Context: one part of a larger RNA
RNA sequence: UUGGGUUUAAAGGGAGCGCAGGCGGCCCGUUAAGCGUGACGUGAAAUGUAGUUGCUCAACAUCUGCACUGCGUCGCGAACUGGUGGGCUUGAGUUCACGGUAGGAAGGCGGAAUUCGUGGUGUAGCGGUGAAAUGCUUAGAUAUCACGAAGAACCCCGAUUGCGAAGGCAGCGUACCAGGCCGUAACUGACGCUAAUGCUCGAAGGUGCGGGUAUCGAACAGGAUUAGAUACCCUGGUAGUCCGCACGGUAAACGAUGGAUGCCCGCUGUAUGCGAUAGACAGUAUGCGGCCAAGCGAAAGCGUUAAGCAUCCCACCUGGGGAGUACGCCGGCAACGGUGAAACUC
Numbered sequence: 001u002u003g004g005g006u007u008u009a010a011a012g013g014g015a016g017c018g019c020a021g022g023c024g025g026c027c028c029g030u031u032a033a034g035c036g037u038g039a040c041g042u043g044a045a046a047u048g049u050a051g052u053u054g055c056u057c058a059a060c061a062u063c064u065g066c067a068c069u070g071c072g073u074c075g076c077g078a079a080c081u082g083g084u085g086g087g088c089u090u091g092a093g094u095u096c097a098c099g100g101u102a103g104g105a106a107g108g109c110g111g112a113a114u115u116c117g118u119g120g121u122g123u124a125g126c127g128g129u130g131a132a133a134u135g136c137u138u139a140g141a142u143a144u145c146a147c148g149a150a151g152a153a154c155c156c157c158g159a160u161u162g163c164g165a166a167g168g169c170a171g172c173g174u175a176c177c178a179g180g181c182c183g184u185a186a187c188u189g190a191c192g193c194u195a196a197u198g199c200u201c202g203a204a205g206g207u208g209c210g211g212g213u214a215u216c217g218a219a220c221a222g223g224a225u226u227a228g229a230u231a232c233c234c235u236g237g238u239a240g241u242c243c244g245c246a247c248g249g250u251a252a253a254c255g256a257u258g259g260a261u262g263c264c265c266g267c268u269g270u271a272u273g274c275g276a277u278a279g280a281c282a283g284u285a286u287g288c289g290g291c292c293a294a295g296c297g298a299a300a301g302c303g304u305u306a307a308g309c310a311u312c313c314c315a316c317c318u319g320g321g322g323a324g325u326a327c328g329c330c331g332g333c334a335a336c337g338g339u340g341a342a343a344c345u346c
Base pairs, nucleotide, nucleotide: 004317005316006315007300008299012314014201015200016199017198021194022193023192025088026087027086028085029084030083031082033081034080035077036076037075038074039073040072041071042070048066049065050064051063053061054060091191092188093187094186095185099182100181101180104177108172109171110154114150115149116148117147118146119145120144121143125136126135162169163168206247207246208245209244210243211242216240220236221235222234223233258313259312260311261310262309263308266291267290268289269288270287271286272285273284274283295302296301319346320345321344328339329338330337331336
């Protein structure tokens, strides 16, 4: 490079936006760059090849023809690609109206629980475990009642539910800020798809500074267990867990399944809208689920939400180990992240 692949065998980037690039709907005209065709020029010789000829044959050599698949110029053609002009509406978008939505940001409010404090009642235990002990407790604990404080999380509803690009999002409700999607109508008229580099977002844990600290709880301490026990169990407990600002940029970041578009047998549940109705059923559009036909698949299985049939673009894979390591470079306060080998070995 060709070919083959990427749910589970190696392999989909964590996600979005988007410049370049690649690709791009229907109809009519035009152009002739790509494309096709013809002529001419050139394509040195040798080599190659076809046929003679010369060495007794052959290798070898000679002659003639062809080829040299290329390039240039000039004609011709116009289906397709490209350029250009005009038109279209089904792709895409804009506007309006309505409803739904744990989507995001900021502020406010609420009750249960937990811990602590104060006071009352009350007396000898409490707590914990497989069993114990450390621990707490006559300086009155545990239990119980009242009041108060603080911080964090939101029981039931709750659901193969809903929303979001992903990470993720759940107490409450009115008003507030900007936004997405879905359905109907009108309008613009290809304005589109994808996306290397780039930019932005990105759970938990971690880092810097400043707050906060109820609970839980790495590290640490003690008690057990054990041959030992740097663990599992228990009693404590610092960072952290929470908030603000900034950094970091990774996860089994999973549907282990990149994005977009078109086509394709059915059944069924559910959410929201439209429409209809007294209401329900039936219908339709968009999602979220379950089961199957064809087809696909090594099988498990997937199956209109494809892993089916096709087109376009990006990313990635090429035996196991060495190794996501070393070195270099880039980023970071650091931790570390990104990129990413080889020797050797089986």

A computed fold for a 346-nucleotide part of an RNA from an uncultured bacterium, annotated as small-subunit ribosomal RNA, central domain.